[in-house]
RNA sequence: CUCUUAUCCAGAGCGGUGGAGGGAUCGGCCCUACGAAACCGCGGCAACCCCCUUAAUUGGGAAGGUGCCAAGUCCGGCAGAAUGUUUCUGGAAGAUGAGAG
Numbered sequence: 001c002u003c004u005u006a007u008c009c010a011g012a013g014c015g016g017u018g019g020a021g022g023g024a025u026c027g028g029c030c031c032u033a034c035g036a037a038a039c040c041g042c043g044g045c046a047a048c049c050c051c052c053u054u055a056a057u058u059g060g061g062a063a064g065g066u067g068c069c070a071a072g073u074c075c076g077g078c079a080g081a082a083u084g085u086u087u088c089u090g091g092a093a094g095a096u097g098a099g100a101g
Base pairs, nucleotide, nucleotide: 001101002100003099004098005097006096007095008094013042014041015040016039017038021031022030023029025077026076027075028074043069044068045067048065049064050061051060052059073093078090079089080088081087082086
């Protein structure tokens, strides 16, 4: 990087360095000098892998491997339905895990 598969309406931030961007992409709308990204330290959330358990995809655990800690994946983009213009359903794309090449 590609493929398969599961999940994505919950949850969880302080400090130091740094010094203007960030929220994948495009549009919107937000966050940000009351300090963005990135890196480091400490803390936390969750429970995919993992461990125990069950008839069970049942219940529990958190040492280890990942992941995550503004806003529903922040909202929309494509298709459809209802509807007075908003709401709903599905998809695409993306993210993360596990497995394979």
Molecule: SAM riboswitch aptamer (S box leader)
Organism: Aggregatilineales bacterium